[in-house]
RNA sequence: UCCAGAUAAAGGCAAACCUGUUGAAAGGCAGGGGCGCAAAACCUACGGGCCUAAGGUAUGACAUUGCUAUGGUGGCCGGGUUGCCGGA
Repeated sequence: UCCAGAUAAAGGCAAACCUGUUGAAAGGCAGGGGCGCAAAACCUACGGGCCUAAGGUAUGACAUUGCUAUGGUGGCCGGGUUGCCGGA
């Protein structure tokens, strides 16, 4: 310098749930909380999956129902970028 990643050291993040807030919703943000994570740090303007359907569109007297992402998920995956320790 590079790499592996357990029963190491120093640390980090924070699931479900609760409260508040925001959004049409999925979800996001803040506080509490801790399931877990060796990248559970960042990127959806690289690709896929999944979630939602305001708006649009089709149907219907109506109620409704179907389709659709420009919305969301990086703690769904692949991929890209960066970072601590450095062989038990």

The prediction has a mean pLDDT of 87.
Predicted 3D model of an 88-nucleotide RNA (c-di-GMP-I riboswitch aptamer) from a Bacillaceae bacterium.
NCBI's taxonomy places the organism under Bacteria, Bacillati, Bacillota, Caryophanales, Bacillaceae.